[in-house]
RNA sequence: AAGUAAUAAUGGUAAAUUUAUCGAAAGAUAAAGACGCAAAACUAUAGGGGCUAACAUCGAAAGAUUAUGCCAGCCAGUUACCGAA
Numbered sequence: 001a002a003g004u005a006a007u008a009a010u011g012g013u014a015a016a017u018u019u020a021u022c023g024a025a026a027g028a029u030a031a032a033g034a035c036g037c038a039a040a041a042c043u044a045u046a047g048g049g050g051c052u053a054a055c056a057u058c059g060a061a062a063g064a065u066u067a068u069g070c071c072a073g074c075c076a077g078u079u080a081c082c083g084a085a
Stems, first nucleotide, its partner, number of pairs: 012037002017032006035073001041078003047075002049071003056065003
């Protein structure tokens, strides 16, 4: 100098579940909690994918379709710390 993912260091994050609040729901936030993560950081009105269906449309009803609502801990894109042998 390079930058592997290492039984190194400094730190970070926090699944399920529970409680509270918001929400039609999906889901979000806070606290508790750690399954995990070397990008589990950021990006959701233009990469793909997934969830929900209040409103709307159709329907006699049951129900179906629909994102303007969400998911970055599904893939992807962008940026980035430390670092032996």
A computed fold for an 85-nucleotide RNA from Domibacillus sp. PGB-M46, annotated as c-di-GMP-I riboswitch aptamer.
Its mean pLDDT, the model's own confidence on a scale to 100, is 82.